Source information: A computed fold for a 75-nucleotide RNA from a Pseudomonadota bacterium, annotated as c-di-GMP-I riboswitch aptamer. Model confidence (mean pLDDT): 83 of 100. Lineage of the source: Bacteria > Pseudomonadati > Pseudomonadota. The model forms 100% of the base pairs in the Rfam consensus. It was read from a public genome assembly, where an Rfam model found it.
[in-house]
RNA sequence: UACAUGAAAAGCCAAACCUGCUGGAAAGCAGGGACGGAACGCCACGGGUCUUUAACAGAUAACCGAGCUACCUUG
Numbered sequence: 001u002a003c004a005u006g007a008a009a010a011g012c013c014a015a016a017c018c019u020g021c022u023g024g025a026a027a028g029c030a031g032g033g034a035c036g037g038a039a040c041g042c043c044a045c046g047g048g049u050c051u052u053u054a055a056c057a058g059a060u061a062a063c064c065g066a067g068c069u070a071c072c073u074u075g
C1' cells in the first nucleotide's frame, strides 16, 4: 500500500426516556441519558415506512440497497 476480517474498544457516535426550543405533523435541534453501533460517517439516487396545509410537498441514513469517504483489530 492492496485485499480480506470483526473478538475487543483507547478514542468516537448515541436508542428509549426526561427537560427546553422549533414545526401543522412526521420530525429536527440543544442539554441530560445509554439500548446499541466497526460505518449507527456523508448522500433522499432506487425501494420501504411515516406526515398532511395532498404538492413538481415534507420526514426518516439507528429500514434496505446504490454512490462517496474513513478510525481501530487480526491475517
Stems, first nucleotide, its partner, number of pairs: 003075002006072001012037002017032006041068002045065003048060004